[in-house]
RNA sequence: GCGCCUAUAGCUCAAAGGUAGAGCGCUUGAUUGUGGAUCAAGAGGUUACGGGUUCGAGCCCCGUUAGGCGCCCCA
Numbered sequence: 001g002c003g004c005c006u007a008u009a010g011c012u013c014a015a016a017g018g019u020a021g022a023g024c025g026c027u028u029g030a031u032u033g034u035g036g037a038u039c040a041a042g043a044g045g046u047u048a049c050g051g052g053u054u055c056g057a058g059c060c061c062c063g064u065u066a067g068g069c070g071c072c073c074c075a
Stems, first nucleotide, its partner, number of pairs: 001071007010024004018055001026042005048064005
């Protein structure tokens, strides 16, 4: 350089083109002598970035960025 794959909450991951969610973690409360465990509630998202299509995009199309894999030779 070219091709393919990936990018969504702090982490790991979901989500038929139709209200963005779960587990863990975090905060608060209950319980407990403290902690842990358990229970209840809550906070937390520019869905990597820029455009396009569409009534409507995390999802489809184009470009960019970052990461991963492949490219060659011999048998």